[in-house]
RNA sequence: AUCUUAUCCAGAGUGGCUGAGGGGUUAGGCCCGAUGACGCCACAGCAACCGGUUCGCCGGUCGAUCGCCCGAUCGACCCUCGAAUGCUGGUGCUAACUCCUACUCGGCUUGAAGCCGGGGAAGAUAAGAU
Numbered sequence: 001a002u003c004u005u006a007u008c009c010a011g012a013g014u015g016g017c018u019g020a021g022g023g024g025u026u027a028g029g030c031c032c033g034a035u036g037a038c039g040c041c042a043c044a045g046c047a048a049c050c051g052g053u054u055c056g057c058c059g060g061u062c063g064a065u066c067g068c069c070c071g072a073u074c075g076a077c078c079c080u081c082g083a084a085u086g087c088u089g090g091u092g093c094u095a096a097c098u099c100c101u102a103c104u105c106g107g108c109u110u111g112a113a114g115c116c117g118g119g120g121a122a123g124a125u126a127a128g129a130u
Stems, first nucleotide, its partner, number of pairs: 001130008013043005021032003026102004044094003049090002051087001052085005059078008098122001103119006
């Protein structure tokens, strides 16, 4: 960088540095911003995608016992699914739904506007693959 899958109406800010734009791109809105935004750094926090741990569970392997087969019970390990836990682990995040709309389908409604819902596109993050 590309592809695949999942999620995106919840949650979580202070200080220092800097100094003019910023909210991904285009357009239209609407916001944030010299009472210092954005960004960077430090600390703090949120969440729980991956990892860890614990518990339960599907299945399997091995071992022991019931004399053997079958079957059952117990134990160890592996594994599926679920739950819990914030763990000195790997990321992410900490204005506004991904700030809203844009393409498409459906419903409601208006004088014009508008409102609601489904899908898509784009984007962000994680995990995996190339």
Predicted 3D model of a 130-nucleotide RNA (SAM riboswitch aptamer (S box leader)) from a Gemmataceae bacterium. The source organism's lineage runs through Bacteria, Pseudomonadati, Planctomycetota, Planctomycetia and Gemmataceae. Of the family's consensus pairs, 97% are formed in the model.